This is a predicted structure of a 1237-nucleotide part of an RNA (large-subunit ribosomal RNA, half B) from a Candidatus Bathyarchaeia archaeon. The RNAcentral record of the full RNA draws on ENA. Model confidence (mean pLDDT): 82 of 100. Taxonomically the source falls in Bathyarchaeia (SeqCode) (Archaea, Thermoproteati, Candidatus Bathyarchaeota).

Context: one part of a larger RNA
């Protein structure tokens, strides 16, 4: 320090988004209980009282033993009464609701996102609408088959709403649904026409569903206005006018879970209220089963308020356990470009936030514990954003289809009847202008024809009628009637034939409708059975099934859902062309650069030839004027050239006229488009051939004075001429080819194409946005110059327009330079440091400064700059204080520090938008915050090396650090100076606070799981004494640690700033300055406190130790001997090197310890000793032990005594102590190691 617990003085939500967490409450009995209400509830409402133990007593219940019974002796339980008695406390521990008020939402119990959402979402009873008569409707399935259901409309399915209560307004124009339909449209089949016949193709007709059309329908999808005027104060507008709609929002309700502006306004509550409640309604954008309003109860739902309670907080402290730390054992992961690794600060370098670059400073090596600033720490090829001719889910009036459904027709598919209609055959019938005897269908033939097979005539019936009559049948009757001719007329009648019209009858055929039949076919009806292709019954040519056809068809499927772009979207078109400019004197040249145009027009506005000259001005001329027409002069273009601009143009390219059609046909080359590479379409230029126009001719003419005015393949169609194919020929038709035109792709080198995604996914991008940084500084903030003006006068006490010059890098922007194989995003909390453009405190100057209080300015960054209400807020507003409640930076400092209220995933509601899926810098409720620290850095603690021998002790202080202080009130000065008064200072002196910092524990207070006591439950136990229950709970409490307690935190000196002065020139004066000198601030440096010799310039002072031996090697001085010398031998072995041993100032280990301490370290002791333990004494805590005696409310008794909570005495007892003192009883015994020399 963390986790889990215990306690807390005073205050009591001031903490915070929010009482989160914690605390309070708690069982049972008794009393008592409001508003409201659906009369059930609310309700354990709220708020009070009681509760132990002992003794006695009676009551009730139950039960055992004995007894024949009465009864006697008991046991257990319940409720109760009285007396006694103890404690701080009697549900003594455990267990065991905090309560109330008021809004929103949802009626309620219930359900839900297994693993971030429990909700207001879902469900629900209830309401309502739609479909459905059962082989139904709906659902699953390719079908067979299955579910609802072995159910049947009081049923099932589907949609919406969501208890009850009061209600549910207007609109059928749109979309949908349902119904109707004279008419229109409408496929296949069918019929007809045409095609020389046939077929194909084509045309027409008939015609179903569907559509048009006409209605109905909103508890179907849905929708529910605007502008003026008007009342005798004003305001408002009951009233009026007007536009308009399908209808213009009714009852209700509201800044609401819905109101942008908005913290609306008013009221309540608070000291203060962006929340809350009650109102108002100007309602961005409320509103009636997409339900409106209201409301009892309910809610782990969401707001607000109050009481109680508390460590949430002021403001933190102590304690306990487990970690952390140390020791023993075992032993991972993440991570790791590089790494001779020491960084830090600043920076104008750098891909624009560096351990690595530059500068300065710093820098011996290693280890341990902590912290979390940096490594744009780790984790995950960013989920935001953009891109991809990448996916997927969902939607729809996107495109294209497919199931399904509806409908027609054909097949399976047959018999009969009736009716209607079409066509057709036969028969019958009808046919009246006027004239004419008369009711003359047409044409032809025709001179006769009909009649006893019954004429004229009469009667009756039927039918037609132009009302005159015609036709038919029957009866009577018994012999005639008609025509030719004549007349009339366009046509002449008898009779015959062939036709037409009207109507009827019969027959055939087709169609439609209805009825009927049974043998196909169906039966998810019954029966017999054991043999079934059974029988009966129901339906029935329908249905079902199959083919073809039309309609409908996000139910399902496959796809698409342009580009450019100072991110993307929205906007725009800079997407195809033309002109000017940008464009920098060849050409070319970009931006969503600047200024403008084109997507045509013209049969003349084209070709040619000829003639003419314009705009304007001056002079003159009837009406006539500024301007009509005429004349004269001037007139380089100031006009005109169809249309933009530029270029160009005067016997013309302009204007006028004549004649024409070159606005031709065929071919070739070149240029442009497109610099320097290449291609299409388009545009242009030149030439050749042909045929022409104009002109006397030269010549000109392939549209417009030039530069814009445009378009592949496929498909369809048209035109011209020719060719080819289609059978052997011919003809015709049809098809094809060549050439040209038309229909168009304007996203203009040309896909056939809508949305949404917060449920989303993949691949990429810092090529491209949001945060931060960089650059910039328009904006922002702060200054300066000038001085119009204000200030009675007067620019500058103060304020300062217009114009203008800067600084800063806290705002909003611009940009897109770093980062998309991730630099976590607002605010708060915490903590540190810096800046000054100073809010306070300090020192000054000016004042429109009398004093007091102010205003403006200069110096100054040492310290301070606080507490609350509201809101997630930063900000802001408000409250009460205050010396003051300054402004900023540090990745809008700070998430490997916290929080997670806001924003910004997944759920859900409202408003608005959208047909919808869905969307909204609109509102609202809910919603996972990872990491054991490797390096560096920092805070602390150690070890070693160095400091020319080792060691012990005492210091110096280069350097570093601190704020160790800051500020107020009161008293005296003094009611003085000042002032008419009212008012009212200062220098200086003192007292007392507040804030901050450091230390301490005598007091006060907290803790005190050492300790003492009380007490509950249970267990052990005769008692005593104990265990467990948070230390069980409760009451106290020493030391220690602490704050809420106590103590301390001085003046002075030096150098200065602004400023004030002295002397004093330059400049005979003046001048604080130039030389010189004196003052002058909380600021700077000392004085004060702390660290500090690793201060490599490695310091100073004092003291202690620093002595010997051996072995080997090197070099051999000296002495002696041999000896002429050279040389040799012996002795001694000073010196040097290496190795070893003894001694050794001092230190360490071991041992006993400490209020010292994480480990190391530090301090003390070690028998010459009080270091620790034990013991004793003192002091202290608790509060009077056990045991015995005695008393005790009462009760029992065999009369001996016994039971009994508890009181008193022995007893200031007992128990205990990390404190002090005494005392060698115990343990510090014995020993080991290092060490200059």
């Nucleotide at each position: 320090c963390c986790u889990a617990g215990g306690c807390g003085a005073g205050g009591g939500a001031a903490a915070u988004c929010g009482g989160c967490a914690a605390a309070u409450u708690a069982g049972c009995c008794c009393c008592g209980u409001a508003c409201c209400u659906u009369a059930g509830g609310u309700a354990u409402a709220a708020g009070g009282g009681g509760u132990g133990c002992c003794u006695a007593c009676g009551g009730c219940g139950u039960u055992g033993g004995c007894g024949g019974a009465a009864g006697c002796c008991g046991g257990c339980g319940c409720a109760g009464u009285a007396g006694g008695u103890c404690g701080c406390a009697g549900u003594g521990a455990c267990a065991a609701g905090g309560g109330g008020g008021u809004c929103c939402c949802g009626g309620c119990u219930g359900u839900u996102u297994a693993a971030u959402a429990a909700a207001a979402a879902c469900a629900u009873a209830g309401g309502u609408a739609g479909c459905c008569g059962c082989a139904a409707g709906c659902c699953c399935g390719a079908a067979a088959g299955g579910g609802u259901g072995u159910g049947u409309a009081c049923g099932g399915c589907u949609g919406c709403u969501g208890a009850a209560u009061c209600c549910u307004g207007u609109c059928c124009a749109g979309u949908g649904g349902c119904g109707g339909u004279a008419c229109c449209u409408c496929a296949a089949a069918c019929c007809c026409g045409a095609u020389u016949c046939c077929a194909a193709c084509c045309g027409g007709g008939c015609u179903a569903a569907g559509g048009g059309c006409c209605g109905c329908u909103a508890a179907a999808c849905g929708a529910c206005g605007g502008g003026a005027g008007u009342a005798a104060c004003u305001c408002u507008g009951a009233c009026u006018c007007u536009c308009u709609c399908a209808a213009g929002g009714u009852a209700g309700c509201c800044a609401a879970a819905u109101g942008c502006c908005u913290u609306g306004u008013c009221g309540u509550g608070u000291g203060a209220g962006u929340u809350a409640c009650g109102a108002c309604g100007u309602g961005c954008a409320u509103g009636a089963a997409u339900g409106g309003a209201u409301c009892c109860a309910c809610g782990a739902g969401g707001g607000c308020c109050c009481c109680a309670c508390u460590g949430u907080c002021c403001c933190c402290g102590c304690c306990u356990a487990g970690g952390a730390c140390c020791c023993g054992g075992u032993g991972a992961a993440c991570c790791c470009a590089c790494g001779u690794a020491a960084g830090c600060u600043g920076g104008a370098c750098g891909a624009a936030c560096a351990g690595u670059c530059c500068a300065g400073c710093g820098a011996c090596u290693c280890c341990c514990a902590g912290c979390g600033g940096g490594a744009a720490a780790a984790g995950a090829a960013g989920a935001c954003c953009c891109c991809g001719u990448g996916g997927a889910g969902c939607u729809u009036u996107a495109c294209u289809g497919c199931a399904g459904u509806c409908u027609g027709u054909c097949g399976c598919u047959g018999a009969g009847a009736u009716g209607u209609g079409g066509c057709u055959g036969c028969g019958u019938u009808c046919g009246c202008a006027g004239a004419g005897c008369g009711u003359a269908u047409g044409u032809g033939g025709g001179a006769g024809c009909c009649u006893u097979u019954g004429a004229g005539c009469a009667c009756g019936c039927c039918u037609c009628u132009c009302c005159g009559g015609g036709g038919g049948c029957g009866u009577g009757g018994g012999a005639g009637g008609c025509g030719c001719c004549a007349a009339u007329g366009g046509a002449a009648c008898a009779c015959c034939a062939c036709a037409c019209c009207u109507a009827c009858g019969c027959g055939g055929u087709c169609a439609c409708a209805u009825c009927c039949c049974u043998u196909a076919c169906c039966g998810a009806g019954g029966c017999c059975u054991c043999g079934g292709a059974g029988c009966c019954c129901g339906g029935g040519a329908c249905a079902a099934c199959g083919g073809c056809a039309g309609a409908u068809g996000g139910g399902c499927a496959g796809u698409u859902u342009g580009g450019c772009u100072g991110g993307g979207g929205c906007g725009g078109c800079a997407c195809c062309c033309c002109c000017u400019u940008g464009a920098u004197a060849g050409g070319g040249a970009a931006u969503c650069g600047a200024g403008g145009g084109g997507g045509c027009c013209c049969a003349a506005a084209g070709g040619u030839c000829a003639g003419c000259u314009c705009a304007g001005g001056c002079g003159g001329g009837a009406c006539a004027g500024a301007a009509a027409c005429c004349c004269g002069c001037c007139g380089u273009a100031g006009a005109g050239g169809g249309u933009a601009a530029a270029g160009c143009c005067a016997a013309a390219a302009g204007c006028u006229g004549g004649c024409c059609u070159g606005a031709c046909c065929g071919g070739a080359u070149c240029c442009u488009c497109c610099a320097c590479a290449a291609u299409a379409a388009g545009g242009g230029a030149u030439c050749c051939g042909g045929a022409g126009g104009c002109g006397a001719a030269a010549g000109c003419c392939a549209g417009g004075c030039u530069u814009a005015a445009c378009g592949a393949g496929c498909u369809a169609u048209c035109a011209u001429g020719c060719c080819c194919c289609u059978a052997u020929u011919a003809a015709u038709g049809a098809g094809g080819g060549c050439u040209g035109g038309u229909a168009g792709u304007g996203u203009c080198a040309g896909a056939a194409a809508a949305g949404u995604u917060a449920c989303c996914c993949c691949g990429g991008g810092g090529a491209u946005a949001a945060c931060a940084g960089g650059c910039u500084u328009g904006u922002c903030g702060c200054g300066g110059g000038c001085g119009a003006g204000a200030g009675u006068c007067c620019c500058c006490a103060u304020c300062g327009a217009c114009c203008u010059c800067g600084c800063g890098g806290u705002u909003c922007g611009g940009u897109a330079c770093c980062u998309c194989g991730a630099u976590g995003u607002c605010g708060g909390c915490u903590c540190u440091u810096c800046c000054u453009a100073u809010c306070c405190u300090g020192g000054c100057c000016c004042u429109g400064c009398a004093u007091g209080a102010g205003g403006g300015g200069c110096c100054a960054a040492g310290g301070g700059u606080g507490a609350g209400g509201c809101u997630g807020c930063u900000c802001g507003c408000c409250u009460a204080u205050u010396a003051a409640a300054a402004g900023g930076g540090a990745a809008c400092g700070u998430g490997a520090g916290c929080u997670g209220g806001g924003u910004u995933u997944a759920g859900a509601c409202c408003g608005u938008c959208g047909u919808g899926a869905g969307a909204c810098a609109g509102g609202u409720c809910g919603g996972a915050u990872u990491u054991u620290a490797u390096c560096u850095g920092c805070u602390g603690g150690g070890a070693g090396u160095g400091c020319a021998g080792g060691c012990c002790g005492u210091c110096u202080g280069a350097g570093g650090g601190g704020a160790a202080a800051g500020u107020g009130u009161c008293u005296c000065c003094a009611g003085u100076a000042c002032g008419a008064g009212a008012g009212g200072a200062a220098c200086g002196a003192g007292a007392c606070g507040c804030u901050g910092c450091g230390g301490c524990c005598u007091c006060u207070g907290g803790u005190c799981u050492a300790c003492c006591g009380g007490u509950u439950g249970u267990c052990c136990g005769a008692c005593a004494g104990g265990g467990c229950a948070u230390c069980g709970c409760c009451g106290g409490g020493c030391a220690g640690c602490c704050a809420c307690g106590c103590c301390g935190c001085g003046u002075c000196g030096g150098a200065u700033a602004a400023g004030g002065g002295c002397u004093g020139a330059a400049a005979g004066c003046a001048u604080c300055u130039a030389a010189g000198c004196c003052c002058g601030a909380a600021g700077c440096c000392g004085c004060u406190c702390c660290c500090a010799a690793a201060a490599a310039u490695a310091g100073a002072c004092g003291g202690c130790c620093a002595u010997c031996c051996c072995a080997u090697c090197c070099a051999g001085a000296c002495g002696g001997c041999c000896c002429c010398u050279a040389g040799g031998c012996c002795g001694c072995g000073a010196g040097g090197a290496u190795g070893g041993g003894a001694c050794g100032a001092g230190g360490g280990c071991c041992c006993c310890c400490g209020u010292a301490g994480a480990a190391g370290a530090c301090g003390g002791g070690u028998u010459u000793g009080a270091u620790g333990g034990a013991g004793c004494u003192g002091g202290g805590g608790u509060g009077u032990a056990c045991g015995c005696g005695u008393c005790g409310a009462g009760g029992c008794u065999u009369c001996g005594g016994c039971c009994g909570a508890g009181g008193c005495g022995c007893u200031c007892a007992g128990c205990c102590c990390g404190c002090a003192g005494c005392c060698c009883c115990c343990a510090a015994a014995a020993g080991c190691c290092c060490a200059a020399g």